Predicted 3D model of a 73-nucleotide RNA (transfer RNA) from Candidatus Iainarchaeum sp. Taxonomically the source falls in Candidatus Iainarchaeum (Archaea, Candidatus Iainarchaeota, Candidatus Iainarchaeia, Candidatus Iainarchaeales). Its mean pLDDT, the model's own confidence on a scale to 100, is 80.
């Protein structure tokens, strides 16, 4: 050069055209405890890598571009 594949709360991941964008996990708060941790309960935090289009509706489908991983020459 050319193919694949990944990108979503602070980490790790789920969601594969319609419901309100979730789970765990860490944060904080609180119950328990003499105390710590575990338990449990409640609560914060995402313009879903950037844009553009398609569509009545896009995290999700096409196209650009970014980054990051793998292949192949």
């Nucleotide at each position: 050069g050319c193919c694949c594949c990944u990108g979503u709360g602070g980490c790790u991941c789920a969601g594969u055209g319609g419901u309100u964008a979730g789970a765990g996990u860490a944060g904080c708060g609180g119950u328990u405890u003499u105390g710590u941790a575990a338990a449990c309960c409640g609560u914060u935090g995402g313009u879903c890598g950037g844009g553009a289009g398609u569509u009545c509706g896009a995290a999700u489908c096409u196209c650009c571009c970014c980054a990051g991983g793998g292949g192949c020459u």